[in-house]
The prediction has a mean pLDDT of 81. This is a predicted structure of a 73-nucleotide RNA (transfer RNA) from an Anaerolineaceae bacterium. Rfam family: tRNA. Rfam describes the family as follows. Transfer RNA (tRNA) molecules are approximately 80 nucleotides in length. By type it is a transfer RNA. The sequence is in RNAcentral, with records from ENA and MGnify.
RNA sequence: GCCGACGUAGCUCAGCUGGUAGAGCACAGUACUCGUAAUACUGGGGUCAUGGGUUCAAAUCCCAUCGUCGGCU
Numbered sequence: 001g002c003c004g005a006c007g008u009a010g011c012u013c014a015g016c017u018g019g020u021a022g023a024g025c026a027c028a029g030u031a032c033u034c035g036u037a038a039u040a041c042u043g044g045g046g047u048c049a050u051g052g053g054u055u056c057a058a059a060u061c062c063c064a065u066c067g068u069c070g071g072c073u
Base pairs, nucleotide, nucleotide: 001072002071003070004069005068006067007066010025011024012023013022019056027043028042029041030040031039049065050064051063052062053061
C1' cells in the first nucleotide's frame, strides 16, 4: 500500500428486512438481617467512533475519515 471484520451504557454483548435504543454483570436506593453477604424490587447511566448523504423516519442503507484486529504484498 491492498482486502476483510469490528466500533452501541463502566464491562461483555444483542438489536435480523429502516419505525419508542435493550439484556446480563457492575453502580445507587429501598425491603429483608443484630450486622454483612445473598435475595427481591426500584432507579441512574447512551452525541449508537467522527463527519456528510439518502429518506417522512437511520444504530441499521450509501460515501469519506479515525481507531482496533486479521489476512495479502